[in-house]
The RNA shown here (Bacterial RNase P class A) has 344 nucleotides and comes from Rhodoluna sp. It was read from a public genome assembly, where an Rfam model found it. It matches the Rfam family "Bacterial RNase P class A". About the family: Ribonuclease P (RNase P) is a ubiquitous endoribonuclease, found in archaea, bacteria and eukarya as well as chloroplasts and mitochondria. It is annotated as a ribozyme. NCBI's taxonomy places the organism under Bacteria, Actinomycetota, Actinomycetes, Luna-1 subcluster, Rhodoluna. Of the family's consensus pairs, 97% are formed in the model.
Order: sequence, then structure tokens, then C1' cells
RNA sequence: AGGGUCGGCUAGACGGUCGCGGCAGGAAACUGACGAGGAACGUCCGGGCUCCUAAGAGCGAAGCGGUGGGUAAUACCCACUCGGUGCAAACCGCAAGAAAGUGCAACAGAAAGUAAACCGCCAUUUAUUGGUAAGGGUGAAACGGUGGUGUAAGAGACCACCAGCGUUCUAGGUAACUAGAGCGGCUAGGUAAACCUCGCUUGGAGCAAGGCCAGAUAGAGAACGUUUGAGAGCUGCUCGCUCAAGUUCUCGGGUAGGCCGCUUGACGGCAGUGGUAACACUGUUGCUAGAUAGAUGACCGUCACCGAAAGGGACAGAACCCGGCGUAUCGGCCGACCCUCCCA
Repeated sequence: AGGGUCGGCUAGACGGUCGCGGCAGGAAACUGACGAGGAACGUCCGGGCUCCUAAGAGCGAAGCGGUGGGUAAUACCCACUCGGUGCAAACCGCAAGAAAGUGCAACAGAAAGUAAACCGCCAUUUAUUGGUAAGGGUGAAACGGUGGUGUAAGAGACCACCAGCGUUCUAGGUAACUAGAGCGGCUAGGUAAACCUCGCUUGGAGCAAGGCCAGAUAGAGAACGUUUGAGAGCUGCUCGCUCAAGUUCUCGGGUAGGCCGCUUGACGGCAGUGGUAACACUGUUGCUAGAUAGAUGACCGUCACCGAAAGGGACAGAACCCGGCGUAUCGGCCGACCCUCCCA
């Protein structure tokens, strides 16, 4: 100097004029401070909160799936292990089980899984016979590989070495696991982001939750039931348990406005301590929208940022709150690391 990987910050400031929203003060006029995001989007997760009268068992369903840690909690985050991609920095992984069962893999091939004998080799009783799976062929994949012993011909049938698998011990590590030394002839492929098995976790509904005030109220018919228990509840179903005298359906009529919930929080900034980190603790400091036919805008001047100048923002708008993940995006700034080249 070039190319790359990862992480972080920002989303204008001040003043003036007019205008909007709730809050506080004021009798009022008016004054004061405050007033959309890094994703507010998606509604994919996890919770807080509220209600379902206390509460059980079994089945089912859903989620997760290497180990350890963090968190209120998670399918999230951090670290590590194993596997894969890359020269590397780094990135990715639905990462338990295929000798429990079922399924799937076109065509080719003799045969694609407790699968097989087409060519070949051997034997001789010459037959659609017997033995064989070493050599050849097909295929993405054909019952481990190389070399030997042995055999009628062969074959882990046996042996040596190697690979895989299973298992024992030693050392390291909290663990997943890593390294090494033995034993075993065990060699039955792939796929579970196919069904399934195993292990762990899990009540439901949702701010249109829920509560208070106001307002209005017209009945008629039917079914079941009153301890022979209708109906309701705790979970989708079953069992069990509890409450219970009315419950449910059809037709018809009336009212439906306001207040709370509603923003002080698992909250933010700064500093210190502990930890590899995620994060935790301590101290100090701050209050930063709560609308409800749904508010935050326009103009002027100066400065800041980008640009040579002219000029200049994309993606996009709170609606109970918070923590994540995913997606979109005009620019600008900062840091660390890797590779290549050059110079000293």
C1' cells in the first nucleotide's frame, strides 16, 4: 500500500417565531420541563403482570438434544469439546440412538440388508448338478484393506501389520473429551431437518387480560335436573376429587359512557471489584411519551458531520412492559486481528 475477518458508536446541536399532546403551577391569561427507533418492523420465542374456587393421577401433545457456565426465563448469550469450510483471521453445525421396529434410495446390476451368484475358478454323477465369493462387470454405495499360510478352487478359515467397532487400565480435564498402553476376528452400508426410541422441560387464556362507577332491563316457549346430582371447575381426553339448585337452548326487547390498569422498571448513565467471557456485586447519579378519530410539525439564522462543488439523509412510526432472535437499511466514525507485496 492492497485484499479480507470480527466488534463497537452515531441517527445532529444551539437560538428565535408560530403550532400540537398530556403532566405540574395558576381564578384565568399564561409559564415551565418533557414528547417515536436501531430496528418502534415480523409476531418467531421467553417472561413479568392479570384472571380461571384449593388441588391429583394416567394418556396425549409441544419444545429442546455434545459439556459446563450466565439469566427472571428461553429454541437466547458466553466459553470449551468434536465434526466441516477456509492459506489464515474466522465462520457453520436439529451435534443422543441405525445389532428395538417401520420406511426411503430412480436407473443399472445376479443381488441394495438377517440382500446375491451374471461372467469367472474348482469338482465330476454331464444335470436348470455341487462348492466358492479371492478376480471381472454394474452402480453414488456390493459383508474392511495389504501381504502371506492354507485349499480341489477359494474365503478372517488362520497369521502379521493397518483401519473401524467394542472394551480394560494409566495420565490430563469439573465435564464433553484428549493422549498412550493392552485385550477381542467383532467387521450387520446410508438416511432419524423420515416415522420412531431414549433423556430433560412444560397448566390455560390473554391488556379486546382484569377491576370500578354510571346506564338500561320484557318477556315467551322447550329440554334436563334438585342428593337416582343437571351444570360448573382444576389440562385436550379419561379417571378421581370439589362446589352446587337451578342450568342450557330457541325467539324477542333494552343499555353500552367514563375511570383505573398506563409507565419507577429483572430501568438508564458513570466509577470500582470479581470473572477468559457472558455477566454479577457495590457505590454514585438520573426520571427520559403514555396517546385513545389516536399528539411531537413548519420557517429563519449560526454551528457540527459528509462532499471538490452543487448539495445531503435510507429503512422506517410507540399503544401493558421487558429480554432475545429474524428481516430492512442512506451515510459517517473508531478499534482489533489475518494474508499478500514493498521499504528500512